[in-house]
Context: one part of a larger RNA
C1' cells in the first nucleotide's frame, strides 16, 4: 500500500449496480416449492337443452366439476460441501457400451381374449389405513399372426411387435403407437500427464497379484466365484496419520511466486445417521420405497405420523449476515393438440453505507477584517471572506399534470416506476481520526510516574506540542478510524 461476503465504534442526504449464516451438514412451528393431460379410460355431481311421457321419473346431447385406471413429468430446476488426496477434479487420448423426448430415411399398425381399480354390499381400526364378495372400460394387461430389417446360428433354420384417440358425410388429415438405421444432444468406462503436509508413520497387501474356465453388467474388467501360479505395490515416500470439495478463476505482486476457491460458471458429493433394493430411458432418488438407529409428534396404548443443506420464517450458536413480500408480464422448464394450468426456477420489490461508481450538502460579491472564542509581549494576532448583509441558482428532497421501453397482434408484477415539464424556497442534508519522531498538521488550561496514553521508539515524578479539555492546524469525506486475515 492493496484487497474483504468482513464485524466493533463514532456519524449518516439520494441514486445506479453488486453482494448478505463464512459459526451448528445443530433442532425445526406454520405456508408455499411438481404438477398436468376428459383430444388414453369407465364413472359421479351439478346445471343448460330437447324428447318419451305414468307429472317427477327415464332417455339423447351439451358444458363444468371430481376422485379413480392410465400416459409424461417427478433423475431437470433449487440447496449445501459433511464425506472425498480419489481418475474425484483439470487437460489429453481410448474402446468393450447405453440414451425417453427430438430430427432424419425407410418398414408396419391385421385378429382374440381374460382381469382390476372406481362404484355397489359387508366388515376391520382411535387414527394411520384396510379385507371380503360381486360389475365395468381402455392408448393398463396377456396371447394368436405378420417380421423388411434385427437378434442367436457355421449353416439349414429359430426367435420376437404394435393403440387407438380427434377433426371429417365421406376421401382424408392430424397427434399417436411397433420395429430399424443414421444423427444431435447426454451419460456409463478405461487410461498417460497434473493435483497438500508429516519419516517423531517403512514397510504394506490374501482377491492380494496373474492366468484359466465360468457369472454378471448396457459394457472391458478380481466386479464375483471355482482352480492354477505366486506375485503386486514402496526412500522417484507405498502404507498410515492430519487437513482439505477440484475448477474456470480471485486477491497480491513489476514479474517469478504467494495465498485463496464467497457471488458467477463446469464437474463431484450429499439429503437427519447407516445399509438396501424397487420402478424406469436415466435414481440405487432432498419434498419416493423398504429396514435399522437417534430425535419429535400423536394414540383410545393395539398401533401409527415426521425429516427446511428448496423459499421465506423461529429456536439456538455467533463478532456477524434480510421479507412468513408482489408476478407468472419476461426467460426457461414440466404437461396438454390447443385454449390453459403448475413454476418460492427466474422476474421484480421490501431490508442493510457491506461493496465499488456517480451527485448534493449550494454559488457570486462581501473589510466596519463586526460580534463572540482563542492567544497575547497588552500593542495586537487569529478564527476570517469565514458570519451578516446583497445579488443568483435549484441538483435531491417536496406539490402538480404527463408518462415509457422491457410486448412487431392480445398479454406489464416491477409501477403511475423511470423519464419530462411546471411550481415554491437556500431552503432538507457533514462527519470521523489525527497534530513527539516514523507522518501531513502547536499553542493555551487540568493533571503532578497519578490518571491515562501507546503501532514501534516511548510520553507523565509542578511551565507535558506524547494524558484531559478547548482554540486553531492536518488528512480523509458519506464516512471515518479500529480489530481480523491474505499478499
Nucleotide at each position: 500500500g492493496a484487497a474483504c461476503g468482513a464485524a466493533c465504534g463514532c456519524u449518516g442526504g439520494c441514486g445506479g449496480c453488486a453482494c448478505g449464516c463464512u459459526u451448528a451438514a445443530c433442532a425445526c412451528a406454520u405456508g408455499c416449492a411438481a404438477g398436468u393431460c376428459g383430444a388414453a379410460c369407465g364413472a359421479a355431481a351439478u346445471g343448460c337443452a330437447g324428447g318419451g311421457c305414468u307429472u317427477g321419473c327415464u332417455c339423447u346431447g351439451c358444458a363444468u366439476u371430481u376422485a379413480g385406471u392410465g400416459g409424461c413429468g417427478c433423475a431437470c430446476g433449487g440447496g449445501u460441501g459433511a464425506g472425498u488426496a480419489g481418475c474425484a477434479c483439470g487437460u489429453g487420448g481410448a474402446a468393450a457400451c447405453c440414451u425417453g423426448c427430438c430430427c432424419a430415411u425407410g418398414g408396419g399398425u391385421g385378429g382374440u381374449g381374460g382381469a382390476u381399480a372406481a362404484c355397489a354390499c359387508c366388515g376391520g381400526g382411535a387414527a394411520a389405513c384396510u379385507g371380503g364378495u360381486g360389475c365395468u372400460a381402455a392408448u393398463a394387461c396377456a396371447g394368436c399372426a405378420u417380421a423388411a430389417g434385427a437378434u442367436c446360428g457355421a449353416g439349414a433354420g429359430a426367435u420376437g411387435a404394435a393403440a387407438g384417440g380427434c377433426c371429417g358425410u365421406a376421401a382424408g388429415g392430424u397427434c399417436g403407437c411397433c420395429g430399424a438405421u443414421g444423427g444431435a444432444g447426454g451419460g456409463g468406462u478405461c487410461u498417460g500427464c497434473g493435483u497438500c503436509u508429516g519419516a517423531u508413520u517403512a514397510g504394506g497387501u490374501a482377491g492380494u497379484u496373474g492366468g484359466u474356465a465360468g457369472g454378471g453388467u448396457a459394457a472391458a474388467g478380481g466386479c464375483c466365484u471355482a482352480c492354477c501360479a505366486a506375485g503386486c505395490c514402496g526412500a522417484u515416500g507405498a502404507u498410515c496419520a492430519g487437513u482439505a470439495g477440484c475448477u474456470g478463476g480471485u486477491c497480491u505482486g513489476a514479474g517469478a511466486g504467494g495465498a485463496c476457491g464467497a457471488u458467477c460458471a463446469g464437474c463431484c458429493a450429499c439429503a437427519u445417521u447407516g445399509g438396501a433394493a424397487c420402478u424406469g430411458a436415466g435414481a440405487c432418488a432432498c419434498g419416493g420405497u423398504u429396514c435399522a438407529a437417534a430425535c419429535u409428534c400423536c394414540u383410545a396404548c393395539g398401533g401409527g405420523a415426521g425429516g427446511c443443506a428448496g423459499c421465506a420464517g423461529u429456536g439456538g450458536g455467533g463478532a456477524a449476515u434480510a421479507u412468513u413480500g408482489g408476478a407468472c408480464a419476461a426467460u426457461g422448464g414440466g404437461g396438454g393438440a390447443a385454449a390453459c394450468c403448475c413454476u418460492g426456477a427466474u422476474c421484480c420489490a421490501g431490508c442493510g453505507a457491506u461493496g465499488c461508481c456517480g451527485c448534493g450538502u449550494g454559488a457570486g460579491u462581501g473589510a466596519a477584517g463586526a460580534a463572540g472564542g482563542u492567544c497575547u509581549u497588552c500593542g495586537g494576532a487569529u478564527u476570517g471572506u469565514a458570519a451578516a448583509g446583497c445579488u443568483c441558482u435549484u441538483u435531491u428532497g417536496g406539490c402538480a399534470g404527463g408518462g415509457a421501453c422491457g410486448a412487431u397482434a392480445a398479454u406489464g408484477a416491477c409501477g403511475g416506476u423511470a423519464c419530462c415539464u411546471g411550481c415554491a424556497g437556500a431552503a432538507u442534508a457533514a462527519g470521523c481520526a489525527c497534530c513527539g519522531g516514523c507522518u501531513a498538521a502547536c499553542u493555551c488550561u487540568g493533571u503532578g510516574c497519578c490518571a491515562g496514553c501507546a503501532g514501534c521508539c516511548g510520553c507523565g515524578g509542578u511551565a507535558a506540542u506524547a494524558c484531559a479539555g478547548a482554540g486553531g492546524g492536518u488528512g480523509c469525506u458519506a464516512g471515518c478510524g479500529u480489530u481480523g486475515u491474505u499478499c
Molecule: small-subunit ribosomal RNA, 5' domain
Organism: uncultured Alphaproteobacteria bacterium